[in-house]
Molecule: transfer RNA
Organism: Candidatus Amesbacteria bacterium GW2011_GWC1_47_15
RNA sequence: GGGCACUUGGCUCAGCUGGUUAGAGCGCACGGUUCACAUCCGUGAGGUCGGGGGUUCGAAUCCCUCAGUGCCCA
Numbered sequence: 001g002g003g004c005a006c007u008u009g010g011c012u013c014a015g016c017u018g019g020u021u022a023g024a025g026c027g028c029a030c031g032g033u034u035c036a037c038a039u040c041c042g043u044g045a046g047g048u049c050g051g052g053g054g055u056u057c058g059a060a061u062c063c064c065u066c067a068g069u070g071c072c073c074a
Base pairs, nucleotide, nucleotide: 001073002072003071004070005069006068007067010026011025012024013023019057028044029043030042031041032040050066051065052064053063054062
C1' cells in the first nucleotide's frame, strides 16, 4: 500500500428481509434462604447501538465518511 471482517450495558454476545418497548448470560446492588459462606430464588440499577453526515413517514439495521480492533496479501 491492497483486500476482508468486526465495533450494541463493566465483560461475552443476540437482534432473522428497516416498523410497536433494544435483549440474554456473566458480573454488580438490595432482599429472601443459612449459625455463616457458597449455591439457589426474587427484585433492581446500568446502553439510546464507535463519532459525524445522508436516505426514509420511520434506521442498531441501508448509503457515505472518519476512527479503532483483528485477519490475509504485498